């Protein structure tokens, strides 16, 4: 400290998600030691057993057994000692309020700081003063007796206390009264007098002078402890206040004891805390009330911090204790292991009634993803009791379990290369696993065995000495100090030695990107994966696995939370023109902010002190455990809060002034600003009257619709209601909405000018209030045009629509609602500041006779622009710059400006506002392409102009369908369809039937044997099968032999094949846009950047072709030339060619000759070179001249970056996968040639520009030896037969054909036209049936120029006629080529298609065959309503009312104090107290009405959201075809 992810790309805006830490965790795999930590986060859920609070004989009184002696004894037993004053229950006293547990509840003075208590309490503990006198009744224990299942009870009777009572006595106690002082001056402090009140309890040890007296004991003295009274301290405790302490305002009003006083209770105290009277208060937008959630803090986590989130273990504070509720005891409770009542729920029961309360330690059962041992010990430390020994202690020390966290340790080290086997990968070479193992040589931690052995203890007590203290004392008691004894749960544990031995001892996630790590094999949008992004649809570094490899490491993933990344709620440190986001404008309240001078105060601030901020924790030093973890100890730090001193600038308060910020005044001015009355012209339409006749209106084109009952038209009149032409302008007014004829009145606000004048009187503005387009709502009114809804015509598939005839509300007015708009500058409002330049409106100012002018100045309104800002478009003195108040508002897209609740509204509907759900994007700008029923230039047989054709016939030939056993296959708009196929009877031939072969029809190696060839013969359809014969040859060499070349047949296994798939894995080669003029780079420059600019712009080209300009300068592919052809013309050669002159022949036949033509090789020639002219002096074009040819002469060849996954795996090649007795091979027939039928490309025609006959002319280019094949003869012919000549300029094929002369037919289905078909033949060929031309006789189909629609062509072209030629036994209307004859037409670019550029819009980029909306139909999800129904919470009235406390009664009980009688002890009566019941207030739980609110569930609905290819249309994106 970032990153992925929106897009072809780019920048930004903004969400999602990841790396990073932590955890009281589960979860999967794996798992050696140890040390310290740490473990029900759910059900405050029920709970079995055990334990966890007792203790004191030195407060008291009672008082045993068992057992064992002895003793008697009727042999059952009994007594009596000891066990013993032991156990044990009881009375008193002290603890039980600590200590442990938990987090329900509490949004509070609960808790956290800071402060008061002059408003208050404190047992035990310290410390010092003082007393500790003197009577009394009783009652448990225990006896007897009864009651009851138990649990307990009951009555009669006996004692004792440090248990209860009464007297006395007391101070500095405490009430009451007085009068004094001190403080917050107002008091309950302080101190003084008076006057009342109010106490106690003794136990143990020791002495023995005085009485009894053998001791003992009792008084007595002492010492020690306990008690009482009051003081002071220490800890604790209660109370009370300031600040600080969640979320909902879709909770906004709440409160009758409420606020407050006076009196009284009450309490330890203060107080409505309670009762009576009195008064109407108190709280709340700085969030009362109400409603959810929540135990607070110290700290933990986590971050750079601020902040966020957290409250497990530790420490504090509260709060609880089965649920509710209320008191008692006590210093302290309304009490976890106490009682009492109610309620629920377990247990026991004799059914009549008890008993219980683990949220103490263990543990059980139940939820749950999940949380342990019913262990040891009081040795430590702490506590309680006790004088003390001691006793209690599940606090607490340990130990057990669990990797649940943290920290350390191991699982060896060093050497080892034939780089061993093995596994994996491979280009088969080898790599890797890898120094890794193996083998050698050490070491010995863990763990195991053995043997040693701790620290943690300090004490207490007792026993002796010494001393002290107190005493009458060497008693006793007690202090101090030595000595001596005793005390370890952990545990024979920690630690040390010593053996033995590398021997026992490693895993888990990851590998597409982020994010460090790669290959292979297997599956095939399946099976899976995934935090995002997205992987899988036959080669997956993403999925299983396997090799390798990266990270951690006893652990390592995943999951689930929380911070952080997140500046993604922005205090530090965010934004609002377009990305989400400025309220539609004003006035104005609280608030918040505030000019200039000076005084002064000292709240804010700032500085110092002071107190506090508990330990633990973080952090720093040192220190103990072998080291860390942890633990011990001083220190810092604790940003806070209080009090206290100070400063005085700055905010703030007060006082005193200014004047520049506001404002008044006063002259001027402009102006659709606004009400309110009125007046006018011009137009529409209505009416009435004239004239006038048939169409008028409408539209793309029509209709509806008006008109012969007279309409449009046109003149006159009227009447009506609405808007006001021109002026009129990015001009003017207004806050916004908005404001438009004139004229009058009322009135707001502005704007300049000079002056007086008031003295901060400002600015924003939550709530509130007003205004507030148009549309609509309600009363009346009024309606000329216009016009939703609504009729009708069109138009369309369809039109509920765009258009067009009509037409109602509305639109106008008066009132009163509505309150919203893209109410937009999509820019709140007010103030400073910060180049300019140039308009425009109102004003000032100077000159000037005036107009015109000028100069600056102020206020409005626009443009351009510099600096700065911005993501970028843009904004720039009218900010979107620099800053300063103040408000409103945003935080991903969708659900949704919606649902519920509230409020406003007649309604309509406004406003204020969510959630579940769901997607990883949704957006804004700006780039480049693509597109557009956008624009502009241009081009092309694109269109026009023309010529012939296709589509109609009949046939060929292809293709699709169909059909078949098979009709092999590919190829599919243009750019498949007379293509692959330059030629399917067999072969071709892949197909289909069958009939064979398996190292194989073909290649390599090996093994053994033969040369090879060649012939014969049987069965078959043939492949093949079975069988006989002949016959040896080359080459070496150590030549009786032996090996090798090549060949055949056999045989094994490696391979051989394959026209099997996949052209979407590929090469190569093809087509296509397009012979279109484009398509890039370098460097520079501009932009944050995609990217621009060069190459755009003016001209010009065929052409990004050249020229000018230009932040561009140059290159490259590409154009175009260079290459063949051909048209001229020259040199060179002259045979097989040619023949002008000579001779010759029937003939260029020969002799001669090479001038001509031709062949053919090399030159020449044309370049806008010359001329004029346009033009930018330029490219350049026009025009001419010469010239065979002129502006690329014509014509080939040659195809840029790139598209179409365009075509080919069946021309080759080739990856991968199939397949191997078969998807190879051989063979015979059969299919490719098939027909109800649709299409493309042709040929032949329909005829007279013609057919038929006849004569007669004239090419060019090629081919010929398994050939052309003359010439002769034979046949009507196809063709047969003999044969010369030719490997060709010689000879053949060849005859050119249209044309041109003649004859003949006359307009018809014909003397056109030739399909079908039947006879006959010929040639190819093994073989013409399926399935060949081709002759020749005969038949003579359909067809009289072709519908929508569509193809070619700009000249030697079209059109037309014929040669030829490749293939090929044979088969040609295709194809390729090759002359002859030969034309019409182009104004010209408005439309069509295609293509090139600029520019403009886009929501496309798979790029318009593109994106993308709603309804409907299904299928899920999740909400809203809903008639109802069910918890929960709560509120109001009312009925009842336990226990209990306080009041009242208290006829009934009743020991002590009092009297008062009888009296021996004593008893009896009344008093006073005290108690039981009795009543009343007050209340929990219980009930009964009526409401509130929150949830749940529900026929049915209602909208949303997501699904694969479903329907119907096409709303939006381009002028999206009606912006």
């Nucleotide at each position: 400290a970032g990153a992925g992810u929106u897009u072809g790309a780019u920048c930004c805006u903004g969400g999602c998600u990841c790396a990073g830490a932590a955890c009281g965790a589960a979860c999967g795999c794996u798992g050696g030691c140890g040390g310290c930590g740490u473990g029900c986060u759910u059900a405050a859920c029920a709970c079995a057993u055990g334990c966890a609070a007792g203790u004191c004989g030195a407060a008291c009184g009672c008082g045993a057994a068992a057992g064992u002696u002895u003793u008697c004894u009727u042999c059952g037993g009994a007594a009596a000692g000891c066990g013993a004053g032991u156990a044990g229950a009881g009375u008193g006293g002290c603890g039980c309020a600590c200590g442990g547990g938990u987090g329900a509840g509490u949004a509070a003075c609960g808790c956290g700081u800071a402060a008061g208590u002059a408003a208050u309490c404190u047992a035990c503990c310290c410390u010092g003063g003082u007393a500790u006198c003197u009577g009394g009744g009783a009652u448990a224990a225990c006896c007897c007796a009864c009651c009851g299942a138990a649990a307990g009870g009951u009555g009669u009777g006996c004692u004792a206390a440090u248990a209860c009572c009464g007297g006395a006595u007391a101070c500095g106690u405490c009430u009451g009264g007085a009068a004094u002082u001190a403080u917050a001056c107002u008091u309950u402090g302080a101190a003084u007098c008076c006057a009342g009140a109010g106490a106690a309890a003794g136990g143990u040890g020791g002495c023995c002078u005085u009485c009894u007296g053998a001791u003992a004991u009792a008084a007595g003295c002492u010492a020690c402890u306990g008690u009482g009274c009051g003081g002071g301290g220490a800890g604790g405790a209660g109370u009370u206040u300031g600040c600080g302490u969640a979320c909902c305002a879709u909770u906004a009003g709440c409160u009758a004891g409420u606020u407050g006083g006076u009196a009284g209770g009450g309490u330890a105290a203060u107080g409505g805390c309670c009762u009576a009277c009195c008064a109407a208060g108190g709280c709340a937008a700085c969030g009362a009330u109400g409603g959810u959630u929540a135990g607070c803090g110290g700290g933990u986590c986590u971050g750079a911090g601020a902040g966020g989130a957290u409250g497990a273990u530790c420490c504090g504070c509260c709060a609880c204790a089965c649920u509710g509720g209320a008191a008692c005891u006590g210093g302290a409770a309304c009490a976890c292991g106490g009682a009492c009542c109610a309620g629920a729920c377990u247990c026991c029961u004799a059914c009549g009634g008890g008993a219980g309360g683990c949220a103490g330690c263990a543990g059980u059962g139940a939820g749950g993803a999940a949380u342990a041992u019913u262990g040891c010990g009081c040795a430590a430390u702490g506590g309680g009791g006790g004088c003390a020994a001691c006793c209690c202690u599940g606090a607490c020390g340990c130990a057990g379990c669990g990797a649940c966290g943290c920290c350390g340790c191991g699982u060896g080290g060093a050497u080892g290369a034939u780089g061993a086997a093995g596994g994996c990968c491979u280009u088969c070479g080898g790599g890797u696993c890898g120094u890794a193992a193996a083998a050698u040589c050490c070491u010995g931690u863990c763990a195991g065995a053995u043997g040693g052995a701790a620290a943690g203890a300090a004490g207490u007590g007792c026993u002796a000495u010494a001393u002290g203290a107190a005493u009458a004392a060497u008693a006793c008691u007690u202090g101090u100090a030595u000595a001596g004894u005793u005390u370890g749960a952990c545990g024979g544990u920690a630690c040390c030695a010593u053996c033995a031995a590398a021997g026992g001892g490693a895993g888990c996630a990851c590998c597409g990107g982020c994010u460090a790590a790669c290959u292979c094999c297997g599956u095939g949008c399946c099976a899976g994966c995934a935090g995002c992004c997205g992987c899988g649809g036959u080669a997956a570094u993403a999925c299983g696995g396997a090799g390798g490899g990266u990270g951690c490491a006893a652990g390592c993933g995943u999951u689930g939370u929380u911070c952080g990344g997140a500046a993604u709620u922005a205090c530090u440190g965010g934004g609002c023109g377009u990305a989400a986001a400025g309220c539609g404008c004003g006035c104005g309240u609280a608030g918040g902010c505030g000019g200039c001078u000076a005084u002064u105060c000292a709240a804010g601030u700032c500085a110092g002190a002071u107190g506090u901020g508990a330990a633990a924790g973080c952090c720093c030093g040192c220190g103990g455990c072998u080291c860390a973890a942890c633990c011990g100890u001083g220190g810092a730090a604790g940003u806070g809060c209080a009090u206290u001193u100070g400063a005085a600038a700055c905010u703030g308060g007060a006082u005193a002034g200014c004047u520049u910020g506001a404002g008044u005044a006063c002259u001027g001015g402009a102006g659709g600003g606004g009400g309110u009355a009125g007046u006018g012209g011009a137009a529409u339409u209505c009416c009435c009257g004239g004239u006038g006749u048939a169409g008028a209106g409408g539209u793309g084109a029509a209709a509806u619709u008006c008109g012969u009952a007279g309409a449009u038209a046109u003149c006159g009149g009227g009447a009506g209601g609405a808007a006001u032409a021109c002026c009129g302008g990015u001009g003017g007014c207004g806050a916004a909405g908005g404001c438009g004829a004139c004229c009058a009145u009322c009135u707001g606000g502005c704007c300049a000018g000079a002056u007086a004048c008031u003295g901060a009187c400002g600015c924003u503005g939550a709530g509130g209030u007003g205004c507030g387009a148009a549309a609509g709502c309600g009363u009346g009114g009024g309606g000329a045009g216009c016009a939703a809804a609504c009729a009708g015509g069109a138009u369309u598939a369809g039109a509920u629509a765009c258009c067009c005839u009509g037409g109602u509300a509305g639109u106008c007015c008066a009132c009163g609602c509505c309150g919203u708009a893209a109410a937009c500058g999509a820019u709140g409002u007010c103030a400073a500041c910060u180049a300019g330049g140039u308009g425009u409106u109102g004003g000032g100012c100077g000159g000037u006779u005036a107009a015109u002018c000028g100069c600056u100045u102020c206020a409005u309104u626009g443009c351009c622009g510099u600096a700065g800002c911005u993501a970028a478009c843009g904004c720039a003195u009218u900010a979107a710059g620099u800053u300063g108040a103040c408000c409103g508002c945003c935080u991903g897209g969708g659900g949704a400006g919606u649902a519920c609740g509230g409020u406003c509204g007649c309604a309509a509907g406004a406003u204020u506002a969510a959630a579940a759900c769901u997607c990883a994007a949704a957006g804004g700008a700006a780039u480049u392409g693509a597109c557009g029923g956008g624009g502009g230039c241009c081009c092309g047989c694109a269109c026009a102009a023309g010529c012939g054709g296709u589509g109609g016939a009949g046939c060929a030939u292809g293709u699709g369908g169909u059909u078949c056993a098979a009709u092999u296959c590919g190829a599919c708009g243009c750019a498949a369809c007379g293509c692959g196929c330059a030629g399917a009877a067999c072969c071709u031939u892949a197909c289909c039937u069958g009939g064979g072969c398996u190292u194989g029809a073909c290649a390599u190696c090996c093994c053994g044997a033969g040369a090879a060839c060649c012939c014969c013969c049987u069965a078959g359809a043939a492949a093949c099968a079975a069988g006989a014969g002949u016959g040896u040859g080359c080459c070496u060499c150590u030549u009786u032999g032996a090996g090798g070349a090549a060949c055949c047949g056999g045989g094994u296994g490696a391979c051989a094949g394959g026209u099997g798939c996949u052209g979407c894995a590929u090469g190569g080669c093809u087509g296509u846009c397009g012979u279109c003029a484009g398509c890039u780079c370098g460097u520079g420059u501009c932009g944050u950047g995609a990217g621009a600019u060069g190459u755009u712009g003016g001209g010009u080209u065929a052409a990004g072709u050249c020229c000018c300009g230009c932040a561009a300068c140059g290159a490259g592919c590409g154009c175009a030339a260079c290459c063949c052809u051909u048209g001229c013309c020259u040199u060179u050669a002259g045979u097989u060619g040619c023949c002008a002159u000579c001779a010759u022949u029937c003939a260029g036949u020969u002799g001669g000759g090479c001038a001509c033509u031709c062949u053919a090789a090399a030159g020449g020639g044309a370049c806008u070179g010359c001329c004029g002219g346009u033009g930018u002096u330029a490219a350049a074009c026009c025009g001419g001249a010469g010239g065979a040819a002129g502006g690329u002469g014509g014509g080939g060849a040659c195809g840029a970056c790139g598209u179409c996954a365009a075509g080919u795996c069946c021309u080759c090649a080739u990856g991968g996968c199939c397949u191997u007795u078969a998807u190879g091979c051989c063979c015979a027939g059969g299919g490719c040639u098939a027909c109800a039928c649709a299409c493309g490309u042709g040929c032949u025609a329909c005829a007279a520009u013609g057919g038929g006959c006849g004569g007669c002319a004239c090419a060019a280019a090629g081919g010929g030896c398994a050939g052309c094949g003359a010439c002769a003869u034979c046949g009507c012919g196809a063709g047969g037969u003999g044969a010369a000549g030719c490997a060709a300029a010689u000879c053949c094929c060849a005859a050119a054909a249209a044309a041109c002369c003649g004859u003949u037919c006359u307009c018809a289905g014909u003397u056109c036209g030739g399909a079908u078909c039947g006879g006959a033949g010929u040639c190819u060929g093994c073989a013409a049936c399926u399935c060949g031309a081709c002759u020749u006789c005969g038949u003579g189909a359909a067809g009289g120029u072709g519908g929508a629609a569509u193809c070619g062509c700009u000249a030697g072209u079209a059109a037309u006629c014929g040669u030829g030629g490749a293939u090929c036994a044979g088969c040609a209307u295709g194809c390729c080529a090759c002359g002859g004859u030969g034309a019409a037409u182009a104004c010209g670019u408005u439309c069509c298609c295609g293509g090139g550029c600029c520019u403009u819009g886009u929501a496309c980029a798979c790029a318009c065959c593109g994106c993308c909306c709603g309804u409907c139909a299904c299928a899920c999800c999740a909400c809203g309503a809903a008639a109802g129904u069910c918890u929960g919470c709560u509120g109001u009235a009312c009925c009842a009312g336990a226990a209990g406390u306080c009041g009242u009664u208290g006829g009934g009980c009743u020991a002590a104090c009092c009297c008062g009688c009888c009296u021996u002890a004593g008893g009896c009566g009344g008093g006073g107290g005290g108690c039981a019941g009795g009543c009343g207030c007050c209340u929990a739980a219980g009930g009964u009405a009526c409401g509130g609110c929150c949830g749940g569930u529900a026929a049915u609905u209602g909208g949303g959201g997501u699904g694969a290819a479903g329907u119907c249309g096409u709303a939006a994106c381009a002028a999206g075809g009606u912006a």

Record summary: Small-subunit ribosomal RNA from an uncultured prokaryote, 1523 nucleotides, folded computationally. The RNAcentral record of the sequence draws on ENA. Rfam family: Bacterial small subunit ribosomal RNA. The prediction has a mean pLDDT of 84.